[in-house]
RNA sequence: GGGCUAGUAGCACAGUGGUAGCGCGCUUCCCUUGCAAGGAAGAGGUCACCGGUUCGAUCCCGGUCUAGUCCA
Numbered sequence: 001g002g003g004c005u006a007g008u009a010g011c012a013c014a015g016u017g018g019u020a021g022c023g024c025g026c027u028u029c030c031c032u033u034g035c036a037a038g039g040a041a042g043a044g045g046u047c048a049c050c051g052g053u054u055c056g057a058u059c060c061c062g063g064u065c066u067a068g069u070c071c072a
Stems, first nucleotide, its partner, number of pairs: 001071007010024002013021001018055001026042005048064005
């Protein structure tokens, strides 16, 4: 320098055009003498960034950045 893959909540990840989700974690409450486990409720997101297509983009297209991997 080139090819490919990935970037979504604190962490690990789903989500192939129409309200962004699961698990763990976190907060409050219940339960307990207390803790854990369990139950109920809740908070937390510029979907890496910039542009384009579209009535509408996490999703499609172009570019940029970062990480991994392969080739030279």
Description: The RNA shown here (transfer RNA) has 72 nucleotides and comes from Lachancea thermotolerans. Rfam family: tRNA. The family's RNA type in Rfam is transfer RNA. The RNAcentral record of the sequence draws on ENA and GtRNAdb.